A computed fold for a 164-nucleotide RNA from Bailinhaonella thermotolerans, annotated as c-di-AMP riboswitch aptamer (ydaO/yuaA leader). Model confidence (mean pLDDT): 77 of 100. NCBI's taxonomy places the organism under Bacteria, Actinomycetota, Streptosporangiales, Streptosporangiaceae, Bailinhaonella.

RNA sequence: CGGGCCGCACCGCCGAAUCCCUGCUCGCAUCCAGCGCGCGGGGAACCGGGGACCCAAACUUCCCCUGGGGUGAAUCCGUGGCCUGGCGCGUCUCGCGCCCGCGGUAGGGCUGCUCCGGCCCGAACCCGUCAGCUAACCCGGUAGGCGGCCUUGGGAGAGGAGUU
Numbered sequence: 001c002g003g004g005c006c007g008c009a010c011c012g013c014c015g016a017a018u019c020c021c022u023g024c025u026c027g028c029a030u031c032c033a034g035c036g037c038g039c040g041g042g043g044a045a046c047c048g049g050g051g052a053c054c055c056a057a058a059c060u061u062c063c064c065c066u067g068g069g070g071u072g073a074a075u076c077c078g079u080g081g082c083c084u085g086g087c088g089c090g091u092c093u094c095g096c097g098c099c100c101g102c103g104g105u106a107g108g109g110c111u112g113c114u115c116c117g118g119c120c121c122g123a124a125c126c127c128g129u130c131a132g133c134u135a136a137c138c139c140g141g142u143a144g145g146c147g148g149c150c151u152u153g154g155g156a157g158a159g160g161a162g163u164u
Stems, first nucleotide, its partner, number of pairs: 010148005018044007026036003045142006055132001067130001068127004076104005085099006107121005113157004
């Protein structure tokens, strides 16, 4: 001098997941005033679910199949299988299903806003045979996960604020 990693403070992103008040135990401090961790309680705000009239749906007969619903952007399609994955079933040189891999996609996010461009996601979980919408009313949640951090931040445009 350069690079990498970790920590603190700070700045920011996805998401509803933020703010305020208060009780008890313990610890620090102790004139007063307070501070911190843990376990509870309440409120505001935001979010989700259930729940009428009306509307929607349903209505008669027969056959076949077996659920249905919710949060969320996270749905749907193709392909791989003797050659380039695995397993199972079957009417077995083929077909079907599942897992995994690859490609795409409805849709979603970041770049203060819009457009262009660029970079990403396209999961996971829950209810338990039950729920259309839905005023009153009732119930529940306020988690988790990341990035930047010796900084001029892609281009164009619009708009706003502050100061004079």